[in-house]
């Protein structure tokens, strides 16, 4: 200087005016108004994995069926992570793992080759004439292999359904039930057909149960997050400081004006956390590696 690995990281800036959604504080008063200050992501996504949390179910043991599959070790757990070792790829930093078993069984084996998987049998020599022996030929020719990202088998683990989970409060109508009023009169319906006669319903006003509409919790203080110091190769873990970081409900986080520069991907929270996977214009840092040059 050029081409590479790896790992972090940021991922439109800032004012101003007009708006939506929570929160404090005040006035006034239950619903307004003024002040303040907050207000999407590194993947909020796909719902693949593991938990927290709820609520069903539950003696014990199997069987299907799913997942994992070198050693050790982190963690709330994992199929994730971190480290050794071994296989392979790369000129290296490095990547990748499809890393348990082929003597339990069953299938499967391209191309070459006469013949390839219960074996059959080509040429030629030789022979005690038994398809018995040896040689050649193909990548391997039978008392032997390869394949488990084929069935299988070990050996380990896994009860369901998820916040629309689950608790609570509680209009309007209608109302099972219970009380009290009004029973003049009328209607219906049972008395197997008709008439009387009887019973029992309809009326009104209370009570009181369940349950919709609604509202509240659940819900953001978390396995939270900076920083500093011990520990450990490292995943991570311990103490201390110190912060206050969205919480909506058909669902807020826009809008509109003049600027700035690198001219702006991928894309919108919905219980909640650690993971992996996918999408990502651009740009920053560290650290190492190949190669050329010069000192």
């Nucleotide at each position: 200087u050029a081409a590479g690995u790896a790992a972090a990281c940021c991922g439109u800036c800032a004012u101003a005016u007009c708006g939506c959604u929570g929160c404090a504080a005040u006035c006034a008063u239950u619903u307004g108004a003024u002040u303040g200050g907050a207000g999407a992501g590194g993947a909020a996504a796909g719902u693949c994995c593991g938990g927290a949390c709820a609520c069903c179910a539950c003696a014990g043991a199997g069987c299907a069926g799913c997942a994992u599959a070198a050693c050790g070790g982190a963690u709330a757990a994992c199929g994730u992570c971190c480290g050794u070792c071994c296989a392979c790829c790369g000129u290296g930093a490095g990547g990748u793992g499809a890393g348990g078993a082929a003597u339990a069984g069953u299938g499967a084996c391209a191309c070459a080759g006469a013949a390839a998987c219960c074996a059959g049998g080509u040429a030629c020599a030789g022979u005690u004439c038994g398809g018995c022996u040896g040689u050649a030929g193909u990548g391997a020719a039978a008392a032997g292999g390869u394949u488990a990202a084929a069935c299988u088998c070990u050996a380990u683990g896994c009860g369901g359904u998820g916040c629309a989970a689950u608790g609570c409060c509680a209009a309007a109508u209608a109302u099972a039930c219970c009380c009290g009023c009004a029973a003049a009169u009328u209607g219906g319906a049972u008395u197997g057909g008709c008439u009387c006669g009887a019973u029992c319903c309809a009326g009104c006003g209370g009570g009181a149960g369940g349950g919709u509409a609604g509202g509240c919790a659940g819900c953001u203080u978390a396995a939270g997050c900076u920083u500093u110091g011990g520990g450990g190769u490292a995943a991570c873990u311990c103490a201390a400081u110190g912060c206050g970081u969205a919480g909506a409900u058909a669902a807020a986080u826009g809008a509109u004006a003049a600027g700035g520069c690198a001219c702006g991907a991928c894309a919108g929270a919905a219980u909640c956390c650690g993971g992996c996977u996918u999408a990502u214009a651009g740009g920053u840092u560290u650290a190492c590696u190949u190669a050329u040059a010069u000192u």
Molecule: Bacterial RNase P class A